[in-house]
RNA sequence: GAGGUAAACCGGGCAACCGCGGGAGGAAAAACCCUCCUGAGGAAAGUCCGAGCUCCAUAGAGCAGGGUACUGGGUAACGCCCAGUGGGGGUAACCCCAGGAAAGUGCCACAGAGAACAUACCGCCUCCACCUGGAGGCAAGGGUGAAAAGGUGGGGUAAGAGCCCACCGGACGUCGGGUGACCGGCGUGCCUGGCAAACCCUACCCGGAGCAAGGCCAAAUAGGAAGGGAUGAGGCUGCUCGCUGACCUUCGGGUUGGCCGCUUGAGGAAGCGGGUAACCGCUUCCCCAGAUAGAUGGUUGCCAUUCCUUCCCUAAGGGGAAGGAAUACAGAACUCGGCUUACAGGUUUACCUUCCCA
RNA sequence: UGGGGUGUGGCCAAGCGGUAAGGCAAGGGACUUUGGAUCCCUGAGCGGAGGUUCGAAUCCUCCCACCCCAGCCA
Numbered sequence: 001g002a003g004g005u006a007a008a009c010c011g012g013g014c015a016a017c018c019g020c021g022g023g024a025g026g027a028a029a030a031a032c033c034c035u036c037c038u039g040a041g042g043a044a045a046g047u048c049c050g051a052g053c054u055c056c057a058u059a060g061a062g063c064a065g066g067g068u069a070c071u072g073g074g075u076a077a078c079g080c081c082c083a084g085u086g087g088g089g090g091u092a093a094c095c096c097c098a099g100g101a102a103a104g105u106g107c108c109a110c111a112g113a114g115a116a117c118a119u120a121c122c123g124c125c126u127c128c129a130c131c132u133g134g135a136g137g138c139a140a141g142g143g144u145g146a147a148a149a150g151g152u153g154g155g156g157u158a159a160g161a162g163c164c165c166a167c168c169g170g171a172c173g174u175c176g177g178g179u180g181a182c183c184g185g186c187g188u189g190c191c192u193g194g195c196a197a198a199c200c201c202u203a204c205c206c207g208g209a210g211c212a213a214g215g216c217c218a219a220a221u222a223g224g225a226a227g228g229g230a231u232g233a234g235g236c237u238g239c240u241c242g243c244u245g246a247c248c249u250u251c252g253g254g255u256u257g258g259c260c261g262c263u264u265g266a267g268g269a270a271g272c273g274g275g276u277a278a279c280c281g282c283u284u285c286c287c288c289a290g291a292u293a294g295a296u297g298g299u300u301g302c303c304a305u306u307c308c309u310u311c312c313c314u315a316a317g318g319g320g321a322a323g324g325a326a327u328a329c330a331g332a333a334c335u336c337g338g339c340u341u342a343c344a345g346g347u348u349u350a351c352c353u354u355c356c357c358a
Numbered sequence: 359u360g361g362g363g364u365g366u367g368g369c370c371a372a373g374c375g376g377u378a379a380g381g382c383a384a385g386g387g388a389c390u391u392u393g394g395a396u397c398c399c400u401g402a403g404c405g406g407a408g409g410u411u412c413g414a415a416u417c418c419u420c421c422c423a424c425c426c427c428a429g430c431c432a
C1' cells in the first nucleotide's frame, strides 16, 4: 500500500427571518399579548420476546395447551448479554451450530439385490457338469442412492470378512483433572443408519387481558325494545374444580368534551472500587418531549462531504478554480430491557492475511 | 394505538413433507355457410429472503402487502 475481520460512534454545522407544542413569570381569574426556558431516534419502526403498571381472586388446583433447550455466570426478567465446552467453515483475524434416536410410535419418494431383527444384480472363490449351467461359500471390488451396517494399512484365507494386529473413530468400564459442559490416561471389543424446525420423552418456565388498561367529572338522549339470568347470567381459562355474584347479549338512542393515569425512572453523567467479562457497589452532580389528529418545521445565505461537467497548473502521482446536483432510513403516543429489520455518507480503535521499502 | 387473520396462473380455489389437481377466463385448432354451444391442445402460479431436511407450497425465523375488529354515556 491492498484486501479482510470484530467493535464503538457520528449521521450535517453556523447565521438571519417567519412559524408550532409544553412549562415558568408578568400581584389575583379568563382571553390576548410580551419575556425567558425547553422540545425526537439509533432505530422513536416491526410488535418478535421479557418486564413494570392497571383491572379481573393476594393470582388459586388439576388436565390440556404454549415456550425454552451444551455448561457456568449476569439480570427485575428474557428466547437477551458475557465467559467457556464440543462440532463445522475459513490460510487467519473470526463466524455459524447445539438436550434425548440404546423408552415407544412413525417416515425415509424415485433408483437399487437390500433403507434397518437386512440383502445378493454384476462380481470373486470351491465343487459338480464341462456346452449354455447347477450346488455352496463371501461381502473385499463394481453398480444404485441424500444415506448401504466402522475407516486406512498389514497379516490371514480357496476367496473373503474386526477373523487377527497397528493407528484413527466409536461404545462400555475405570482412574485423574475441572463448579460444570467436557478433557486426559488405562483396560475390554466393534453390537445397535438418518429425521425430534415428525409425534414424543426429559428438565425448567408460563393465569387472563391490555393505557381504547383503569379511575373521576361534565353534557346529551328513549331510565327504549327483544332474548337470557340467584334452578347462578356474566367474569376469572380451552375443560373440570374453585372464587366472584347481577346483570349479560343484540338492536335502537345520545355524544365525539375535560382531568388523572403521563413521564423521576430497573434514569443519565463523572470519579473510585470489585469482577477475565457481561455486570455490580459507593460518592457527587443533573432533570432531559409529553402532543391528542397529533408540536419538534419552513425559506434564504455561507460553510462541510460526495459526485458530475468545463478550465488551469504539474514530468507523473496529484493539486486548484467556476458551475450544477445530491446529503440517508425514518419519526415519540403508558414506560422500560432486549432482539430483528431499514439506513446516503463518514470517523475511530483493535486484530488478521499479503505485497513493497529500510 | 392495541388485538386478530389472509397471501397458490388474470379470477375462484384443492393440496399441508415425495416434486403443484380442478373450474372460469385467454390463445390456437376441429365441427359449422357464419356465430354460439361442444370437443381437443397450449401457455402462465406457491408474496419475498434465510434456515431445518436427501427433498419445503407445506416445518421454523425474519421481512412485505392486504383485510377485519375494538371509543365513551345510559
Base pairs, nucleotide, nucleotide: 001354002353003352004351005350006349007348008347009346010345012303013302014301015300016299017298018297020039021038022037023036024035025034026033041329045340046339048338049337050336051335052334053210054209055208056207060241061240062239063238065206066205067204068203069202070084071083072082073081074080085098086097087096088095089094099201100200104199105198106195107194108193121142122141123138124137125136126135127134128133150168151167152166153165154164155163169190171188172187173186174185175184176183177182214260215259216258217257224251225250226249227248228247234244235243236242253431254430255429267286268285269284270283271282272281273280274279304327305326306325307324308323309322310321311320312319313318359428360427361426362425363424364423365422368382369381370380376412384400385399386398387397388396405421406420407419408418409417